Overview: The RNA shown here (transfer RNA) has 76 nucleotides and comes from an Anaerolineae bacterium. The prediction has a mean pLDDT of 80. The organism belongs to Anaerolineae, within Bacteria.

[in-house]
RNA sequence: GCCCUCGUAGCUCAGUGGGUAGAGCACAUUCUUGGUAAGAAUGGGGUCACCGGUUCAAGUCCGGUCGAGGGCUCCA
Numbered sequence: 001g002c003c004c005u006c007g008u009a010g011c012u013c014a015g016u017g018g019g020u021a022g023a024g025c026a027c028a029u030u031c032u033u034g035g036u037a038a039g040a041a042u043g044g045g046g047u048c049a050c051c052g053g054u055u056c057a058a059g060u061c062c063g064g065u066c067g068a069g070g071g072c073u074c075c076a
Base pairs, nucleotide, nucleotide: 001072002071003070004069005068006067007066010025011024012023013022019056027043028042029041030040031039049065050064051063052062053061
């Protein structure tokens, strides 16, 4: 330098025939308990890495940039 995969909640990850963004854990509040880091209920939390394009509509399709991982090439 080239190719491939990936980037979604604090963490680990779902979500591809384009049509309201989700789960578990964590967190907050309340309840429960003699008490608790255990149990129950409710709730908050996202510029879907960034920029642009296509479209009535983009996390999803296209191009570029950045970052992570992997492979290849080159010299000797």